Context: one part of a larger RNA
Formats: sequence, C1' cells, structure tokens
RNA sequence: GGCACAUGGGGGAUGCCUUGGCAUUAAGAGUGUGGGCGUGGAAGUCUGCGAAAUGCCUGGGGGAGUUGACAAACAAGCGAUGAUCCCGGGAUACCCAAUCCAACCUGGUGAACUGAAACAUCUAAGUAACCAGAGGAAGAGAAAGAAAAAUCGAUUCCGUCAGUAGCGGCGAGCGAAAUCGGAACAGCCCAAACCGGAAGGGUUUCCCUUCCGGGGUUGUAGGACUCCAAUAUCGAAUUGUGUGUUGUUAGUGGAAGGUUCAGGAAAGUUCCGCCACAGAGGGUGACAGUCCCGUACACGAAAAUAAACACACAUCGUAGGAGCACCUGAGUAGGUCCAGUCACGUGAAACCUGGACUGAACCCGCGGGGACCAUCCCGCAAGGCUAAAUACUCCUUAAUGACCGAUAGCUAACCAGUAGCGUGAGUGAAUGGUGAGAAGAACCCCUGCAAGGGGAGGAAAGUGAACCUGAAACCAUGUGCCU
Repeated sequence: GGCACAUGGGGGAUGCCUUGGCAUUAAGAGUGUGGGCGUGGAAGUCUGCGAAAUGCCUGGGGGAGUUGACAAACAAGCGAUGAUCCCGGGAUACCCAAUCCAACCUGGUGAACUGAAACAUCUAAGUAACCAGAGGAAGAGAAAGAAAAAUCGAUUCCGUCAGUAGCGGCGAGCGAAAUCGGAACAGCCCAAACCGGAAGGGUUUCCCUUCCGGGGUUGUAGGACUCCAAUAUCGAAUUGUGUGUUGUUAGUGGAAGGUUCAGGAAAGUUCCGCCACAGAGGGUGACAGUCCCGUACACGAAAAUAAACACACAUCGUAGGAGCACCUGAGUAGGUCCAGUCACGUGAAACCUGGACUGAACCCGCGGGGACCAUCCCGCAAGGCUAAAUACUCCUUAAUGACCGAUAGCUAACCAGUAGCGUGAGUGAAUGGUGAGAAGAACCCCUGCAAGGGGAGGAAAGUGAACCUGAAACCAUGUGCCU
C1' cells in the first nucleotide's frame, strides 16, 4: 500500500407519517378591496383592532374558567350579579388611494409561428394580445321567420341531422340549416291617426310648432272616427306591502363494557356481555361500535337575510259587429360601386351589415321564399323591453378521490410572493418529524467554570435537542491475509 471482516465517523437516501396542496361533485354567492402608521403591563413578529384602537353597546347561544399565537414564567385583573368564547344587529373606524377585481359575457382593433410536406389565395383565426363596457350572468328574443304540408309558431342550450348538403390554389382544409327528440317556457310597451290641456309663434273667426295627459299597438290585417251591442270574466314573469311556510347565519339531545395476561402504557390477548336508523371518520401512552369528539336520527332563533309557494290588499292589463278610408316607424327600403359577415374564397350569389352616390311605395301597399321572371305561399322592416333553461369560479359550505406525500403536491405544508436579485418593468428560492409525556438529563466524576465524555435518572438516550428510520459516496480505527 491492497483486499476482507468488524466497529465507528460522515451524509441525509429510503421507509413510515401529514399540518399543505391538486382535482371533482352538490348547494350558495358573485364583491368592496389594498397599503402605511399605530394599538397589549411587557422588546420583536404574526393575528385582531383603529386615537372609543388584542377592543365598545345590544339581542341570542353557551356554562367554568379566562386575559389570541410564537412563548414558558411573572405582574395586575375579570368571572354563577354568568366572564372568556360563538352568532345576529349597532357604534367607532387615524393617514394614502375610487386606486383594485379570477374566469365567464358583449363590442372595437387585430397578428404571427404553424398547416398546405416550398409558397402567394387559403389555414392558423376573428384565435392570441391590447382596448372599452356591463352583469351575476351577459348576449339573443316575441317573425317584413322557417318551410313547401293547405305545416309550424319568440329566444337560448343539449342530442340528432352530419363530417351530410355545400365551400375549397375543388389543395391543405373549412363545414351548415330545416326537421325530429329533449331542457326551459312568457309575453309585452311605444310612435302615428283622434281627443283634451298648456306654452310659444304667425298673415289671428283660423293656422303652425313644442310639451303634457288620454287613446292605441296588429297581418285571416289592426287601430282612429261614426253608429249598434255590452259592462262580464280572467290574468300579471318583470310592481309594492304584509302574514305564514321552508332554508341560511350560533347551537341542543344523541345508544351500548367490564375483566385476565405480558407490557412504560391497552384500544392487543383471555373470558363473559351490550348497543345499532349510530360498525362514517378522527383522537386517546400499540389496533376502541360500546373512553372522548362525533356519526344515524330528532330538535332549535330574540335578530338579520334568501328564494319559492300560499293568502290578503294595492297597482296594472283584458272582448264583439257594421260603415268610413284618417293612421300604421323616409334620406328609410331598394339601386350602382367598393368592402365585410353569413359553413358559402365573386361565384348563377340571394339574405344581412357598412362606406360613397342615389333614392321609392305607403294598405288598390310593402318584404321574403338562394341570380332573375310569373304563379302560389309566408310575413309586416325602417322604435323599445323581457324571467327560465346556458357560460364561469377570486370565494363560502358540505362531500368525494385506482390524486401527491416534502427534489412530490400550488412558486409557497415552515411568518412566501417572504429572503435574495434587478435602476426598473419584474424575477424569485430553501428549510417538515425528540418523546406517550420535557419527564429537555437533579446529583457525582474527568477537563480549561470549555467542547466532549463516564455514572445516575427515565420503557428505551444507539429518542439528547446538529434529536424517527438512518442507505451510498467519502474518512478512520482494530483484526486477518498478501506485497
């Protein structure tokens, strides 16, 4: 020096565990937030609170301790005249900011990588991103519809139709709709004609304009006006008030076990029971239906609040016939050119929307049925509102997992968007586990009043705080063999 074995050091893998995460389901809810500085008997940090400051008043619950945590002790207190604590309501609320807000929704602007095996139309995609705005949903919505049968009857969403009809350098690709089956259902209000009132103006027996009230709201046309008849019934999603019911925001009751053994400790074992609408789960010195918290089940609100239903009241709405020919949304519909959106790339390209230029009819009317024309059929534009079924989850409650288990799972199990880095916009970690209980090693000895060690104590200290288990690398010591 090498090898082997043994014993240690070192290191923190592995195993076990879980305070934290992840995902999903159901119900609810969809706002008021963020920072600074203070505030305690006591220095700091977190939590709470706000100069009335770890809190004040009040209603309810609860019932013996208590003055939040790190963090033990001390000081000074409070409490059966009911404290601390939990829930509802109220008061206070310093300084700076109406800043900020996950996703869903509507609108405006609007890419590229990519695919086409290159690339330009096309695709990706009206996506990402940015901007504006709103709501708990938004948007859409009561036919100038769909259709082709003498049909249906607002919108939305799901399934189907169907990867069909189509579109497409007919390439890559894009890609409907009606029907049918479901979810949910709900319909209304203006403008105008006409009547009345007020004000202003004019060429003043009248006319015009504006405002207000009544009236009126549709396509088998309806309404106004005149005449006739008639005064009943029913309805209301969105309106208001009240009462009741049912929930939510604290809670209450809640069955049934003892013993033997080894053990530090019984829930294990032995023997004999018991409860069960409760043998879900968690905890307790090892594995507990019967020890504790709970669980099944049953019950509960002074106050606040939610939705639905019921009732009552208020409020609102609701019908026929004939005549007459007054009204029924104008720079609108349509047209031409250019664009956009429609599954539809200009095509035979309708329908819808926009820009420019034009420009009707007006009920004996007008629009549509995919160029266009005729016939036939369907509807009534140029004003508006509308719950539900649908989308989402920053968040609350309950529950679940062939989800993770500390290099995993959120970046964050631990005082984390912290420490640190960056001028800044921003970026961004690591660190879990003594033991049943601190019982955290009194006392004795060696030593430098050290580190460390040996006794003692304690179930175990090879559980000793650099603390469960404690792998490997690496480093030693001892013994043996070889050189």
Predicted 3D model of a 483-nucleotide part of an RNA (large-subunit ribosomal RNA, domain I) from Stieleria magnilauensis.
It matches the Rfam family "Bacterial large subunit ribosomal RNA". Its family is annotated with structural constituent of ribosome and ribosome in the Gene Ontology.
The sequence was found in a public genome assembly.
Model confidence (mean pLDDT): 81 of 100.